[in-house]
């Protein structure tokens, strides 16, 4: 230098041909429960969906530049 993939809470991940309130799990605080603690049981809180732009009534999701991670090829 080239190609390809990947970037969504603190972590690890979904997110079905764009459609109106982005979700599981883990963890974290709180409350119940126990003599305490684990465990179990509700609730919460946390997200500029790399960043910028564009196409669109409407973008995590499509296009285009960039950044950073990995693979290959030179």
């Nucleotide at each position: 230098g080239g190609g390809c993939g990947g970037u969504u809470g603190g972590c690890g991940c979904a997110g079905u041909u764009g459609g109106u309130u982005a979700g599981c799990g883990c963890g974290u605080u709180u409350g119940c429960u126990u003599g305490a603690c684990a465990u179990g049981c509700a609730a919460a809180a946390g997200g500029u969906c790399a960043u910028a732009g564009g196409u669109u009534c409407g973008a995590c999701u499509c296009c285009u530049a960039u950044a950073c991670c990995g693979c290959c090829c030179a």